[in-house]
Molecule: Bacterial RNase P class A
Organism: Macromonas bipunctata
């Protein structure tokens, strides 16, 4: 120096000016919406987007219903030992397979319960059997030679296709009564109650229903003119309660909480102590715009022996909280810093 591997971090910076929002602190009009419940308006100081806020894939807090115990069944998991509030997440062994190697990746209980599956080849593929050869056996078929009691029997010599029985081999395939696959159904162990913050509590109209009282065809109520005389009439009036729509809170958290440590303990996830910090937060939804100087990359001129320097242009990713946390998966312009590995070269 090349190539590679594993691990952490960064996520442009800085000034003006103009917004948007949360909190805390003053002010506070007999102020503005609103029936109410409840909210909003000023000034002054502060906080305001991520490593992924994402994807809603696993686990958990939390909150509601449901629940004597225990099996089925459904769904998940699957070396050993740990780590953790849990996990299907990590971490360390150990096996297996890829890489010279640093390292990477496993979908790594059981096929002596049963079932089911294998392309192509080949006679036969998961059920057992037989394409070819060779032994041996029973019957049977034709030809031949002999013998008799001659249209016909009966014994021998070689041969036949197929049949049992027994043995061997060629030949295909990964695999041929032996074996695999459990990421097929199974078993085995082990974990799972069910919804989700639109949960879920509270405060609370109009309308429409529900109930209770009172009063009412002995005329209550509405209404036109108005002493008073007519019309309509079967319902009015006043409490109470449930829901909705509206509002609050849940929810911006002292917390499985953040940051440092030259602090112990553990190979290591990790726990433990000490010290410090309080750290977005809404619901038409805040976290932005506009100018600017500097960086970073990268293009074109121009200058220099070079290293570089000037000027103009473009570009700065992936992407955005919504009830909080832990993992996991994806995306992503670039960039730094640290262990490590191979190969080549100098000393």
């Nucleotide at each position: 120096g090349a190539a590679g591997c594993c691990u952490g971090c960064c996520a442009g910076a800085c000034c003006g000016c103009c917004g948007c929002u949360g909190g805390u602190g003053c002010a506070a009009g007999c102020g503005c919406c609103g029936a109410a419940a409840g909210g909003c308006c000023g000034c002054a100081c502060u906080g305001g987007a991520g490593g992924a806020a994402c994807g809603u894939c696993c686990g958990g807090a939390c909150u509601g219903c449901a629940c004597a115990g225990g099996a089925c069944a459904g769904c998940g998991c699957a070396g050993g030992a740990g780590c953790u509030a849990a996990c299907g997440g990590c971490u360390c062994c150990c096996c297996a397979c890829c890489g010279c190697g640093a390292g990477g990746u496993g979908a790594g209980g059981a096929u002596c319960a049963g079932a089911g599956c294998a392309a192509c080849a080949g006679a036969g593929a998961c059920g057992a059997g037989u394409c070819c050869c060779c032994a041996g056996g029973a019957a049977c078929c034709a030809u031949c030679c002999g013998c008799c009691u001659u249209u016909g029997g009966c014994g021998g010599c070689a041969g036949g296709a197929g049949c049992c029985u027994g043995g061997g081999g060629g030949g295909u395939g990964a695999a041929a009564c032996g074996g695999g696959c459990a990421a097929u159904c199974u078993c085995u162990g082990c974990g799972c109650g069910c919804a989700g913050c639109a949960a879920c509590a509270c405060c609370a109209a109009g309308u429409a229903g529900g109930c209770c009282a009172g009063c009412g065809u002995c005329g209550a109520u509405g209404u036109g003119g108005u002493u008073c005389c007519g019309c309509a009439g079967a319902g009015c009036u006043g409490g109470c309660g449930g829901g909705u729509a509206g509002g609050u809170g849940g929810c911006a958290c002292c917390g499985a909480g953040c940051c440092a440590c030259u602090g112990g303990g553990g190979c290591g996830a990790c726990c433990c102590g000490u010290g410090g910090c309080c750290c977005a937060g809404a619901u038409g939804a805040a976290u932005g715009g506009c100018g600017g100087u500097c960086a970073c990359g990268u293009u074109g001129c121009g200058g220099g022996c070079a290293a570089c320097c000037g000027c103009a242009g473009c570009g700065c990713a992936c992407a955005g909280a919504a009830u909080c946390c832990g993992g996991c998966g994806u995306a992503c312009c670039g960039g730094c810093a640290g262990a490590c590995u191979u190969c080549a070269c100098a000393c």